[in-house]
RNA sequence: UGGGGAUUGGUGAAAUGGCAUCACGUCGCGCUCUGGACGCGAAAUUUGAGGUUCAAAUCCUUGAUCCCCAG
Numbered sequence: 001u002g003g004g005g006a007u008u009g010g011u012g013a014a015a016u017g018g019c020a021u022c023a024c025g026u027c028g029c030g031c032u033c034u035g036g037a038c039g040c041g042a043a044a045u046u047u048g049a050g051g052u053u054c055a056a057a058u059c060c061u062u063g064a065u066c067c068c069c070a071g
Stems, first nucleotide, its partner, number of pairs: 001070007010024004018054001026042005047063005
C1' cells in the first nucleotide's frame, strides 16, 4: 500500500428489513438461623457520522479500532 474479516448491555453470543433477545454477571425482594443454591423482579446494549425506506443491528456511502492474507 492492496484485498478480506470482525465490532451488539459488564462478559459471551442470537436476531428473514418489522416490539433488540438469551446465558452468565450486577442490583432489589422472597426463601434460609446465616451463606450458597433456588424463585420473582429491575437496571444496562447495536463502533462513529450521513443516506435509502412507512420501518435499519441488518441495505448504501464514508470514517474509527482490531485481526488475517499478499507485496
This is a predicted structure of a 71-nucleotide RNA (transfer RNA) from an Anaerolineales bacterium. The RNAcentral record of the sequence draws on ENA. The coordinates come from a structure-prediction model, not an experiment, and the mean pLDDT is 82. Rfam family: tRNA. The family's RNA type in Rfam is transfer RNA. The organism belongs to Anaerolineales, within Bacteria.